Predicted 3D model of a 715-nucleotide part of an RNA (large-subunit ribosomal RNA, domain II) from a Candidatus Staskawiczbacteria bacterium. The sequence was found in a public genome assembly. Its Rfam family is "Bacterial large subunit ribosomal RNA". Its family is annotated with ribosome and structural constituent of ribosome in the Gene Ontology.

[in-house]
Context: one part of a larger RNA
RNA sequence: UCCAACGAGUUUUAUUAUUCAGCUUGUCUAAGCCCUUAUGGGGCGCAGGCGUAGCGAAAGCAAGUGUUAAUAGCGCGUUUGCUGAAUGAUAAAGACCCGAAGCCAGACGAGCUUACCAUGAGCAGGAUGAACCCUGCGUAACAGCGGGGGGAGGUCCGAACACGUGAGACGUGCAAUCCUCUGUGAUGACUUGUGGUAAGGAGUGAAAAGCUAAUCGAGUCUGGUAAUAGCUGGUUCUUCCCGAAACAGCUUUGGGGCUGGCGUCUAUGAUUGUGAAAUUGGGGGUAGAGCACUGAAUAGAAUUCCUUGGAGUUUCUCCAGGUUUUCUAAUCAAACUCCGAAUACCAAUUUUUUUAACAUAGGCAGUAAGACUGCGGGGGCUAAGCUCCGUAGUCAAAAGAGUAACAGCUCAGAUCAUCGUCUAAGGUCCCUAAAUUAAACUAAGUGUUAAGAAGGAAGUGUUUUGCCCUUGACAGGCAGGAAGUUAGCUUAGAGGUAGCUAUCUUUUAAAGAGUGUGUAACAACUCACUGUCCAAAUUUUUCGCUUUUGCGAAGAAUAAGGCGAAAUGCGCCGAAGAUUUCCGGGGCUAAAGUUUAAUACCGAAGACAUGGAUUUUAUUCCCGUUCGCGGGAAUAAAGUGGUAGGGAAGCAUUCCUAGUGCAGUGAAGCCUGCAUGUAAAUAACGGUGGAGCGCUAGGAAGAGAGAAUGUUGGA
Repeated sequence: UCCAACGAGUUUUAUUAUUCAGCUUGUCUAAGCCCUUAUGGGGCGCAGGCGUAGCGAAAGCAAGUGUUAAUAGCGCGUUUGCUGAAUGAUAAAGACCCGAAGCCAGACGAGCUUACCAUGAGCAGGAUGAACCCUGCGUAACAGCGGGGGGAGGUCCGAACACGUGAGACGUGCAAUCCUCUGUGAUGACUUGUGGUAAGGAGUGAAAAGCUAAUCGAGUCUGGUAAUAGCUGGUUCUUCCCGAAACAGCUUUGGGGCUGGCGUCUAUGAUUGUGAAAUUGGGGGUAGAGCACUGAAUAGAAUUCCUUGGAGUUUCUCCAGGUUUUCUAAUCAAACUCCGAAUACCAAUUUUUUUAACAUAGGCAGUAAGACUGCGGGGGCUAAGCUCCGUAGUCAAAAGAGUAACAGCUCAGAUCAUCGUCUAAGGUCCCUAAAUUAAACUAAGUGUUAAGAAGGAAGUGUUUUGCCCUUGACAGGCAGGAAGUUAGCUUAGAGGUAGCUAUCUUUUAAAGAGUGUGUAACAACUCACUGUCCAAAUUUUUCGCUUUUGCGAAGAAUAAGGCGAAAUGCGCCGAAGAUUUCCGGGGCUAAAGUUUAAUACCGAAGACAUGGAUUUUAUUCCCGUUCGCGGGAAUAAAGUGGUAGGGAAGCAUUCCUAGUGCAGUGAAGCCUGCAUGUAAAUAACGGUGGAGCGCUAGGAAGAGAGAAUGUUGGA
C1' cells in the first nucleotide's frame, strides 16, 4: 500500500407536534389478585391521573374575577377530550462512534538506583621521608648544626579496581548508552560481596527537581470509568421536490451559545403579495456649488494699539515691523452651509404583466470564519491577493463556452437522448472550427498583451496658417564684407570680440562702433549684409524664323518650389533581473499589426426541432369510496444545477407471524450476465456445488462502509 471481515443516532422514562387507531352515557388503568394451552394470553382491580371554570398572594367570589372610592378603565378568563402505536424533536441518562493530558482510592515495588545499619573482602611495584628515639659536635643550661634509626600522609608515580575528560567509531548498532585511543582517582569523604531499614505528596538526595526496576516537576498496577473534551477525525443504499447562511442584538463572549433574519414542511386565509411604467403626495442635506455663519489661508489699501527698532529739522515727523478691525481681489473644509440635485426610499392611484412570490399559527433545521470583482468611502503610502463599512454581481452551493493555462472576470444557468438547426461572449494564416471586400496609417517586429511617465528628437501622414519666389526664392560655388576709428571710459594693455557707456557719420551693390573662433594686445579666420553663376514649368494664343521636329519674342492661365508657426494620427529615445519566459507557439510587414466601413461564417450542456422521463397546476374521462376523498389515464401550460439543510417515495439484509410454494429429476452459496427497472436492485439459460430455500401480506431490527495515523487476519 492493497484485499477480506468487523466498525458509529441506540434503549428507557417524561414532554411536545404530526399521522393513524379505540372510546367519547368523558377517558385510561397502576400496584396487586384470579384463570390459562404458561418467557405467552384472558379477566378482575377506579386508588389515582388527565379533562369538564376561571380569577385572586389569600380569605374568597364565580362566567366571571382581580385591581380600585368607583357600576369607569385595564389584566387574565368566558372551555372541551382521554388512551395507545408509529414518526420528528427535546430533557435526563455513556446518549452517534473513537481520542486526552489529568483527579481520587486501594494495593504492589529499594533483586535497578539513593542514603543508612550489620557482617565480611580488596588495593602489584616504586618514590618522598613528618613526629619520635639513639648518638656526635655545641651551649652556663637551652637553642642550634650533623649522623643513624623510624615510617606519618583525604602525600607523589603507576597496575588490579573504581570512574567516565577529549576525540574517533557506532548511530535499522555488538549494545534502548556499546567499542577503541586518550584521560582521573588508586590507604581513602576509597572500592566491593552478602543480609537488612526507609516509598508515592512519600522516601532518599555532598542538591542535578537527581534517583525510587529501560517509567519521575509526583512510580507502577487495578478500580471510580464508557472521567470530561465549547476541540480534531470519522459516520455505511437509491431516486424525486424545494433550498440557505457566513448578518443583527446579548453573552468572562469572540473558532461556543441564545433570540431574530434567511431555508423547508403542514394547516388556514382575504385580491393578499412581487416586478415594470406613468401620475400624485412626501421627508431629506449627499454630489455639486458657495463663503451668508464657524474656522483655515494669500495679496493690497486704510485703520487701532505697541516699556518694538532705525533716521531726521527731536513738545514732533518719516520709514520698517508686529497687532486689531474694515474694505477690495482671489481661495479652502468629514466633524462649515445663504443654497442644492440626480438616484434611492415611503405612501396612494391607474395601466400592464408576471405569477403564489403574502399573512397568521405550528413541526424541523442549518448558518452566525466568508472570498473576489465593479462602484461610493474610512484606515494605510488615493501600497498590498491589505484591512473595515455601504451597494450590485459571481463563487461559495454552478457544470458548459471564452480569457493559452486560471473558484470570484465576460457569455450563459446542465431533466435525458440525437454524426439535427440558429446564435452569445469570443473568434475566422497553421497548430485550431470558421473571411473576404474597400479606404488609409505604421517600418518601430511598434504591434499581434491589461499597463508605461516627466522630458527629448529635421521619423512620417493629415489639417490650418504666415512669408519668399523666373523682376530668380532656398541650398551650393566665386567675389566683396570698407572709411572716420585703435569710438569713449577703464586698463600694464583693451585695436569689433575682459568689463562699463554710447551705438553715430561717410563711401556704397553691401558691410554691426560687430555673430563666433582666436591674440599678452594686435594680427589671422568667420558671420550678418551685398553682387554674380547655377536653377524650381507646363499648357495655350499671336507673330517671326524654319521643309518638319523645333527655336525666339509678346500675352494669358494654372501650377510647382523654398523657409517658418500651430493642431493632430501612428511611430522613436527615455526603457535595468535573474529558465530562451511572458505575442500560448509557429510565424506575420500594401499584415496574420492599427483605424474606419460592409457583408458572411465558426462558436456553449443557451434557444429551437424531434422523441422519452418526472413535478406542480388546470381540465376531461374511468374505477373505488368510510362521501372527507383515494387510485388510474389523456390533454394543456409552467418547471426539473445544487453544499448545509427540510420534505416525499422506494431498494436491499437478518429474524418473527400468517398464507402459499420450490427442492437429490439438485436448495443455499459461488462463476457467467441474455434481459427488466430512472436508480437502489431484480433476474432467464448454463457451469460449479451437494441440502435446504423462496414469494405474498404484515411485524421487529446487532439493517447497507471507502475513508476514522480505525480493529483483526491475510497478501